[in-house]
Molecule: Bacterial large signal recognition particle RNA
Organism: Clostridiales bacterium
RNA sequence: CCGUGCUAGGCGGGGAGUUAGCGGUGCCCUGAACCCGCAAACCGCUAUAGCGGGGCGGAACCCCGGUUCGAGGCACGAUCCUCUUGGCAUCCGGCUGCCGCCCGCAGCGUUGAAGGCCAGGUCCUGCGCAAUGCGAAUCUGCGAACCCCGCCAGGCCCGGGAGGGAGCAACGGUAAGUAGACCCUCGCAUGUGCCGCAGGUCCACCUGGCCGGAGCCAGCGACGGAGAGUACGUCCUGGGAGGACGCGUCGACAACCGGUGCACGG
Repeated sequence: CCGUGCUAGGCGGGGAGUUAGCGGUGCCCUGAACCCGCAAACCGCUAUAGCGGGGCGGAACCCCGGUUCGAGGCACGAUCCUCUUGGCAUCCGGCUGCCGCCCGCAGCGUUGAAGGCCAGGUCCUGCGCAAUGCGAAUCUGCGAACCCCGCCAGGCCCGGGAGGGAGCAACGGUAAGUAGACCCUCGCAUGUGCCGCAGGUCCACCUGGCCGGAGCCAGCGACGGAGAGUACGUCCUGGGAGGACGCGUCGACAACCGGUGCACGG
């Protein structure tokens, strides 16, 4: 040096979490790595820190040590950004509401704006007419045992007689009243009237006419103001989450350097 057979070690590692601590199961990273059983109020252990059983390969690309790189995790922060949630405030902004302006839009306007004048209406007073209602009057019927009228049979009274008288009922009529009619008459009333006449008011509105000849209006937007409301932004002050950055810590994969056997045969 070559060959054969073995042995140590290997057949994944790491982070957070959990734990007195270590490892595993579950999560995450790495990236490709034997199988079975066990296990989160869990399982197995104790500084030589998974346990039990089986298998493969095996002294090097593979095992061990060191250096570098560094996925990823974790901790911290008088820092920055984003989001979220309380307290406090209402200076400023936003929104709602208010006032102004008339720049724009809309609307009205040469089928005539603003402005001016006139008339009428809406309002008030008085009178009239009509309508409706009520009452009176008028007309008709009824309407008094006696205390209303007329005429008064019978009966009664006076008288010698002739004759005279009062008078009930019946009959006829009437008063108050009552019932009806109501064309006309009178009075009163009115939630009545496309009614009429006269006067007033004339601020406003409506309608119409005339003059006039281009504006009117303020609904929306813009702008200005005030600061009533709201608490969306914001100020002050707390909490939480995520990200960036900084610092620390652990650190897979990978690269490089080094280290590590035994027996037999040639």